Predicted 3D model of a 75-nucleotide RNA (transfer RNA) from a Candidatus Heimdallarchaeota archaeon. RNAcentral holds the sequence, with entries from ENA. It matches the Rfam family "tRNA". About the family: Transfer RNA (tRNA) molecules are approximately 80 nucleotides in length. By type it is a transfer RNA. Gene Ontology term of the family: triplet codon-amino acid adaptor activity.
RNA sequence: GGGCGAGUGGUUUAGUGGAAUAACGCUUCCUUCACGUGGAAGAGGCCGCAGGUUCAAUUCCUGCCUCGCCCACCA
Numbered sequence: 001g002g003g004c005g006a007g008u009g010g011u012u013u014a015g016u017g018g019a020a021u022a023a024c025g026c027u028u029c030c031u032u033c034a035c036g037u038g039g040a041a042g043a044g045g046c047c048g049c050a051g052g053u054u055c056a057a058u059u060c061c062u063g064c065c066u067c068g069c070c071c072a073c074c075a
Stems, first nucleotide, its partner, number of pairs: 001071007010024003018055001026042005048064005
């Protein structure tokens, strides 16, 4: 330098045009002598960044950034 893949709550992820899903974790309450387990409720993400297309973009297109894999090149 070229090609491919990935980037979504604290973590791991689902979703792939029509207002973002679950699990674990966190907070409160119930249960317990207490802890744990179990039950109920809740907070937390504008979807890596910037543009474009569209009535509408996490989703499609372009560029860039980060990470991973493969290939090539140089001394």